[in-house]
Context: one part of a larger RNA
């Protein structure tokens, strides 16, 4: 891990609601005693309790009374009850069940260690040479040299012996701290052997809060004790009905509670909800500028006028500021104005839908996402905070490829019946390879702005056009003149200026390329050939580019679609869910009947409505063990095993073979140590 046994709302007392039995104008008895077929009953005990009169703090009054000086008023009364079981719910208790970390007493440890007594042991080898001595010289002396002898030190190196510094091994180890290398002391505050001392707020500590028996920011053992745990995990059988919350105040209170809100059950009322009509108040979206505000251009008038001109006492421009106007604008804390919707009050329909008072019990206080109107945030977040609808929460189906919150629809049960919702009909995959006009060439569809573009479909609306238009070809395109200034030069085409006039069908004092400068090529402009359409701007349909990611394709679910299998219009049909029909059964609830002595009873015809569900709430019921009263099986074979049939909606029931060897049902009541799959449960097994 399995699998098998145990494993968790109990018991007392008091209160309160529900029921139900007993007694009654009262009603129960406790202790105690007595009796007896003795662990179970009868009898007895009225002590005491609760009831029958309240009101008031009390005197006190009393079907009234208390407030007040006092009255009115107003608060509480004006009579039935008592007791015993069940269920349920509170309160004390361990109080469903395990589970702290901790706090307190009384013992028990210093055979690990730390400190200290006593009493004992133990340090190879080497090496460095203090003090002092003596001897010799020096010296007036202090004293100084040098030789020798000495043998001191928390000195030097290094083994035992004590430590553990870096490293590597180990890391179900040789080990619960080791091993290998590597390194610290090593006559010292040194290492050690016995015996002995001191302890749990105490010891001891060369002090890290170290160690005090693998345990130490307070040892271990009992013991108060089932500490406490607003925390986490667990809490066992069945069907049937109904069914939340995740807000709100207030909280040493924010993952806990209490009151209300929603639930559920129980009595009680008669009205309330919804839906159309009809009345209404409002200042919200919207708009507006008429108030308060906010900004923008102009124009008047006033002023001011540092700045610029200029004929400078001055004048005039530019530009400031204030009022008035115009125009064109803006606001949650503006409004001359003003909807929808909500709301309130009235009537009508309509109903097994909903409401009000009273009673008893829960569970909820961590919400999620989506639409919409808003703050906070960057009109960021699968963000955050409110209002309001919805779904999930507590909802399964079907659809969105998969996908709690989205779309569509709410699973009572059975059918190889039928119709439909979103969604969809070439193929995987069930149903149009569907009608009829159109549109898209991008695989766009099947991602994305700003912006960019002779992409194509339509609509509108200007000009030119058989008096020949656009493009094309052919031809000309000139002359004053090289216009004038400038310039080295400037000849149409470096730059200034200025742009005239003549021949003309027409032809710039030049559109551009070109040269130093010319020159040349070409454009406007014009003839002519040809021939029917030709140029713009504008609105919109569908498409193009903009477009760059991490493992091919990977942004249609795939295959694959191109007069679609794609988009837009319109249409028929069909597919498509647990929805709606049929048919049939099962419950619950309302009507209606019908039966028994009335009731909260029972029963079936009938008719209607209804049965997702979690937290929780009612309701019938199976089971197991034991007590009682009745009454059964049974060696011609109980329990229990174990199979396989059968009835029940379900928990479970029953029969019948085999096994199995001595007890076991079933009906009435009546009592629980009365139901296992989870609690890192317990105990055994494997």
């Nucleotide at each position: 891990g399995c699998c098998a046994a145990c494993g968790a709302g109990u018991u007392u007392a008091u209160c309160u609601a529900u029921u139900u039995c007993c007694u009654u104008a009262g009603u129960c008895u406790a202790a105690g005693g007595g009796c007896u077929u003795u662990c179970g009953g009868c009898c007895u005990g009225g002590a005491g309790g609760c009831a029958a009169a309240g009101g008031g703090a009390a005197a006190c009054c009393a079907a009234g009374u208390g407030u007040u000086a006092a009255a009115a008023g107003c608060g509480c009364g004006a009579g039935a009850a008592g007791g015993g079981g069940a269920u349920a719910g509170a309160u004390a208790a361990g109080a469903c069940c395990c589970g702290a970390a901790g706090c307190c007493a009384a013992g028990c440890g210093a055979g690990c260690u730390u400190g200290c007594c006593a009493u004992g042991g133990c340090c190879a080898g080497g090496g460095u040479g203090a003090a002092c001595c003596u001897c010799a010289g020096a010296g007036a002396a202090a004293u100084c040299u040098g030789a020798g002898g000495g043998g001191a030190g928390g000195c030097c190196c290094g083994a035992a012996c004590c430590c553990g510094u870096g490293g590597a091994u180990c890391g179900u180890g040789c080990a619960a701290u080791a091993u290998c290398c590597u390194g610290g002391g090593a006559u010292g505050a040194g290492c050690u052997g016995u015996g002995g001392u001191a302890a749990g707020g105490a010891g001891u500590g060369a002090a890290a809060a170290g160690c005090u028996a693998a345990u130490c920011g307070a040892g271990c053992u009992u013991g108060g004790u089932a500490a406490u745990a607003g925390c986490u995990g667990g809490u066992u059988c069945u069907c049937c009905c109904c069914g939340a919350a995740a807000u709100a105040g207030c909280u040493u209170u924010a993952g806990g509670g209490c009151u209300a809100g929603c639930g559920c059950c129980c009595g009680u009322u008669c009205a309330a909800a919804u839906u159309u009509c009809c009345a209404g108040g409002g200042g919200u979206a919207g708009a507006g500028c008429a108030c308060u505000g906010g900004a923008a251009a102009g124009a008047a008038u006033a002023u001011c006028g540092u700045g610029g001109g200029a004929u400078u006492u001055u004048c005039u421009c530019a530009g400031g500021u204030a009022u008035u106007c115009u125009u064109a604008c803006u606001a949650a804390a503006c409004u001359c104005c003003g909807a929808a919707u909500a709301c309130u009050g009235g009537a009508a329909a309509c109903u097994u839908u909903u409401g009000g008072c009273g009673g008893g019990u829960a569970g909820u206080c961590a919400g999620a996402c989506u639409g919409u109107g808003g703050g906070g945030g960057c009109u960021a977040a699968g963000c955050u905070c409110c209002a309001u609808a919805g779904u999930c929460a507590a909802a399964a189906g079907g659809g969105a490829a998969a996908c709690a919150g989205c779309c569509c629809a709410g699973a009572u049960c059975u059918u190889c019946a039928u119709c439909u919702a979103a969604g969809g009909u070439c193929c995987c995959a069930a149903a149009a390879u569907u009608u009829a006009a159109g549109c898209u060439a991008a695989g766009u569809g099947g991602u994305a702005a700003a912006g960019g573009a002779a992409g194509u479909g339509g609509g509108a609306u200007u000009c030119c056009u058989u008096u020949g238009a656009u493009a094309g070809u052919u031809a000309g395109g000139a002359g004053g003149u090289g216009a004038g200034c400038u310039u080295a030069g400037a000849g149409g085409c470096a730059g200034c200026u200025a742009u005239c006039c003549u021949u003309u069908a027409a032809a710039a004092a030049g559109u551009g390329c070109g040269u130093a400068a010319u020159a040349g090529c070409u454009u406007a402009c014009u003839a002519a050939c040809u021939a029917a359409g030709g140029a713009g701007u504008u609105c919109u349909g569908c498409g193009c580019c903009g477009a760059a990611a991490a493992u091919u394709c990977a942004a249609c679910g795939g295959g694959g679609c191109u007069a679609a299998a794609g988009c837009u219009u319109a249409g028929u049909a069909c597919c498509g869910a647990a929805g709606a029909u049929a048919a049939g059964g099962a419950c619950g609830c309302c009507a209606u009947g019908a039966g028994u002595u009335u009731u909260u009873c029972u029963c079936a015809a009938u008719g209607g409505c209804g049965u997702g569900g979690u937290a929780g709430g009612g309701g019938a019921g199976c089971g197991u063990c034991c007590c009682u009263c009745a009454u059964c099986u049974a060696g011609u074979g109980a329990a229990g095993g174990u199979a396989a049939g059968c009835c029940g909606u379900g928990a479970g029931g029953c029969u019948u073979g085999c096994u199995g060897g001595a007890a076991g049902g079933u009906g009435g009541g009546g009592g629980a140590g009365u139901g296992a799959a989870a609690a890192u449960g317990u105990u055994g097994g494997c």